[in-house]
Formats: sequence, C1' cells, structure tokens
RNA sequence: GCCUUAUCGAGAGUGGUGGAGGGAUCGGCCCUGCGAAGCCACGGCAACCAGCGCAUCACGGCGCCAGGUGCCACGUCCGGCGAACACCCCGUUCGCGAAGAUGAGGA
Repeated sequence: GCCUUAUCGAGAGUGGUGGAGGGAUCGGCCCUGCGAAGCCACGGCAACCAGCGCAUCACGGCGCCAGGUGCCACGUCCGGCGAACACCCCGUUCGCGAAGAUGAGGA
C1' cells in the first nucleotide's frame, strides 16, 4: 500500500525548540511572524483493543481500569445526489454517496 468491519454533533494544551507554512487531496473558506509544520518535555481527553468484574445458551450488554493504540483550533468546515423548508439574495435541516481519519481483524 490492499481487503473487511465499527465509529466519526462530544472531549482535551501549556512550555521549549524551530522559522514558514498548516487545516489529507483540488477549489472555496479559515488559521498562521501576536510565530505554521516538525521535534522535545510535561500535562490532558476519550475508551477502539487488551485486562478485570457482573450478567448471558449464544450474539449482543453493563461496569471498573488505563497496559496497546488514538486524539487535544473552527471541524470529518463546505463541495456530489435526493428530499423538505426558507427565499430578493445568502441559506437551514434530513437521507444517501464519494473520499478520508482512527481502532480491530485479515490476505
């Protein structure tokens, strides 16, 4: 890198270093010398997996914990298709899709 599957309306940042980019991609829009990315330290959030307990025929479920991951601007921001609403214009909501992110499993 590929395949399968679950989730994606919540949550959580300071300091140092660094020195111009960043928000996956393209366009829009936004953040950024009042300091971007990356790296380091410390802190935090959450609970996918593992572990433990309860319950259960099983599948599924509830709780505890925080070992393995993950994450800590807005925010999976908008964009494609369909529907409802609104309408001078800008839009709002819902469903689906595509692409992506993370976990777990697999070839």